[in-house]
Context: one part of a larger RNA
RNA sequence: GCCGGCGAGUUACGUUCAGUAGCAAGGUUAAGGGACAAAGUCCUGGAGCCGCAGCGAAAGCGAGUCUGAAAAGGGCGUUUAGUUGCUGGACGUAGACCCGAAACCGGGUGACCUACCCAUGACCAGGGUGAAGCUUGGGUAAAGCCGAGUGGAGGCCCGAACCCACCGAUGUUAAAAAAUCGGGGGAUGAGUUGUGGGUAGCGGUGAAAUGCCAAUCGAACCCGGAUAUAGCUGGUUCUCCCCGAAAUAGCUUUAGGGCUAGCCUCAGAUUAAUCUGUGGGAGGUAAAGCACUGACUGGGCUAGGGGCCUAACCAGGUUACCGAACCCUAUCAAACUCAGAAUGCCGACAGAUGAUGUCUGGGAGUCAGACUGCGGGAGAUAAGUUUCGCAGUCGAGAGGGGAACAGCCCAGACCACCGGCUAAGGUCCCGAAAUUGCAGUUAAGUGGGAAAGGAUGUGGGCUUGCUAAGACAACUAGGAUGUUGGCUUAGAAGCAGCCAUUCAUUCAAAGAGUGCGUAACAGCUCACUAGUCGAGUGAGCCUGCGCCGAAAAUUUAACGGGGCUAAGCUGUGUACCGAAGUCGCGGGUCCAGAAAUGGGCGGUAGGGGAGCGUAGUGUACGGGCUGAAGCAUGACCGGAAGGACAUGUGGACUGUACAGUAGUGAGAAUGCCGGA
Numbered sequence: 001g002c003c004g005g006c007g008a009g010u011u012a013c014g015u016u017c018a019g020u021a022g023c024a025a026g027g028u029u030a031a032g033g034g035a036c037a038a039a040g041u042c043c044u045g046g047a048g049c050c051g052c053a054g055c056g057a058a059a060g061c062g063a064g065u066c067u068g069a070a071a072a073g074g075g076c077g078u079u080u081a082g083u084u085g086c087u088g089g090a091c092g093u094a095g096a097c098c099c100g101a102a103a104c105c106g107g108g109u110g111a112c113c114u115a116c117c118c119a120u121g122a123c124c125a126g127g128g129u130g131a132a133g134c135u136u137g138g139g140u141a142a143a144g145c146c147g148a149g150u151g152g153a154g155g156c157c158c159g160a161a162c163c164c165a166c167c168g169a170u171g172u173u174a175a176a177a178a179a180u181c182g183g184g185g186g187a188u189g190a191g192u193u194g195u196g197g198g199u200a201g202c203g204g205u206g207a208a209a210u211g212c213c214a215a216u217c218g219a220a221c222c223c224g225g226a227u228a229u230a231g232c233u234g235g236u237u238c239u240c241c242c243c244g245a246a247a248u249a250g251c252u253u254u255a256g257g258g259c260u261a262g263c264c265u266c267a268g269a270u271u272a273a274u275c276u277g278u279g280g281g282a283g284g285u286a287a288a289g290c291a292c293u294g295a296c297u298g299g300g301c302u303a304g305g306g307g308c309c310u311a312a313c314c315a316g317g318u319u320a321c322c323g324a325a326c327c328c329u330a331u332c333a334a335a336c337u338c339a340g341a342a343u344g345c346c347g348a349c350a351g352a353u354g355a356u357g358u359c360u361g362g363g364a365g366u367c368a369g370a371c372u373g374c375g376g377g378a379g380a381u382a383a384g385u386u387u388c389g390c391a392g393u394c395g396a397g398a399g400g401g402g403a404a405c406a407g408c409c410c411a412g413a414c415c416a417c418c419g420g421c422u423a424a425g426g427u428c429c430c431g432a433a434a435u436u437g438c439a440g441u442u443a444a445g446u447g448g449g450a451a452a453g454g455a456u457g458u459g460g461g462c463u464u465g466c467u468a469a470g471a472c473a474a475c476u477a478g479g480a481u482g483u484u485g486g487c488u489u490a491g492a493a494g495c496a497g498c499c500a501u502u503c504a505u506u507c508a509a510a511g512a513g514u515g516c517g518u519a520a521c522a523g524c525u526c527a528c529u530a531g532u533c534g535a536g537u538g539a540g541c542c543u544g545c546g547c548c549g550a551a552a553a554u555u556u557a558a559c560g561g562g563g564c565u566a567a568g569c570u571g572u573g574u575a576c577c578g579a580a581g582u583c584g585c586g587g588g589u590c591c592a593g594a595a596a597u598g599g600g601c602g603g604u605a606g607g608g609g610a611g612c613g614u615a616g617u618g619u620a621c622g623g624g625c626u627g628a629a630g631c632a633u634g635a636c637c638g639g640a641a642g643g644a645c646a647u648g649u650g651g652a653c654u655g656u657a658c659a660g661u662a663g664u665g666a667g668a669a670u671g672c673c674g675g676a
Base pairs, nucleotide, nucleotide: 002675003674004673005672006671011094012093013092014091015090016089017088018087019086020085021084022083023082026050027049028048032044033043034042035041036040054061055060064076065075066074067073097235098234100232104225105224106223107222108221109220115199116198117197118196119195120194121193122192123191124189126158127157128156129154133150134149135148136147137146138145162186163185164184166183167182168181169180170179201217203213204212205211210219238611239610240609241608242607243606248261249260250259251258252257262366263365264363265362266361267360268359269358270357273353274352275351276350277349278348280346281345288337289336293333294332295331298328299327300326304322305321306319307318308317309316369394370393371392372391373390374389375388376387377386378385399410400409401408414587415586417584419583420582421581425577426576427575428562429561430560434574436573437572438571439570440569441568447564453548454547457545458544459543460542461541462540463539464538465537466536474532475531476530477529478528480505481504482503485499486498487497511526515524516523588601589600590599591598592597612665614662615661617659618658619657620656621655622654623653630649631648632647633646634645636643637642
């Protein structure tokens, strides 16, 4: 792990609501007693309880009463239905659906383990070192002192027994719930050990580790209080039908728990509800704006301040300084608004839908939500982040698509069918359906991942320059003179740098020079011009599709794959495929309805309804040795739980109908017991 059996909302009393029965302005007895009779039924018993009147703290008054000065107002009442059983739902008090603590308290049992202590015993091979003291020699005035011998001290040394347990290996469902093996430490001491005795849990003992106190120790063990408590985890047993949530608010020593409300369900009562249109209403968001409050670009004008000059007694001039206010210009704002939408909201009227809405009462569950889109906040205009609002889906939703994939797209599954049509998405092959029509586009396998930025990629649109008086490109030729401009500089000659009225002359044209070059010149070249040639050639803007930018970790791996130049992309058309959608045909059930018929039937927590089966009991009726129950097999019946029948086995009990009572249904609880 498996199989079998056992295994969890019960019972008592009380409260409340519903159903049902009796009686009813009343209802009902309790204990006790009596009768019959064996345990129950009948009678009796009116004590008591509830109701029939309330109001007030009360005295009290009373269809009223209290407050009050009040005949005022207001509060609570008055316009009648209860009560006693039984059944069911729920709650309260009890162990209260079941199992589960760690713990707390009481009374006992333990020091045969171990800690310490007391009493009395026992044990420590062998070897080494050689303290004090003593003797003696030297030495001294005498000592101290020095030497030799003797001596035998020590929590001294080496090392067995004995005690310990520092290291390693083995062992690790062990040979062993702490060992074995090889090394290691102590070994005359605060040593080790035998026997007997002592200290006890709110305690003892402790060379002190919270150590040890019988394989148990931050408080032993056993029994009891005891079914401790558990806002926590797990489990909670047959079927079908109808409806169907929540993960929010407020409060909470509250935050993974509760209470009330919200949302669900059932019963009763009642009648409104939703949507669309029209015409009204409140409002300050988006966008926008700058009239206010602030922020903020440049300019103008101009108080005030600074600098400079003059003056320093006042005062004056000037300024590419700073600069309030004001004007022009250009902007920004959640906590700005002169203005101001769309939606949403309120009520009115009209139309549509067709059963919702509201109230009262019984029963809940929910208080961890998730993602997506949109509007915001927090964060970094990060997060599969967090927090609000609006909507959707999942949650509690199957089916189709998205390669796979709760939250995305399509679409809401009562059952059956080897029928039809569609949605999203698709139609070359895997793989159902177009190798579909027309018009474009891409050459990058772009498609099939990415930015700033970069580029004579290529398509479309537009503006503009030059051009048969010959453009653009190429080739041939020229590209000069004053002059080496002036300055600077060692030099500066077109070409380090500075200056300039960058001038003038000759020209077809030629800059006081575009770049290379020299130390400086030289040299090459460009602008510009002519010729050759003979038709287009430059610049810019907008836009479609592409290119570069482009490096990652197990394996190609950035189309699901094959593969594709369309089987990519854009526009447009037709056809087809495609779901549990929808239609068709048959059936079930619920609701409405007299019927015909119409409509509904995904579903977790949860509410409601109807049933199946098990074991006793009562009444009635049966079956059984010519074979009961149980067990096994079988192609039967029913919408399910389930129920027959036949055969075999088995060998003595058992069924059906109605009523009624429960120790009444097992797959899960690291469930309990047994088995293989």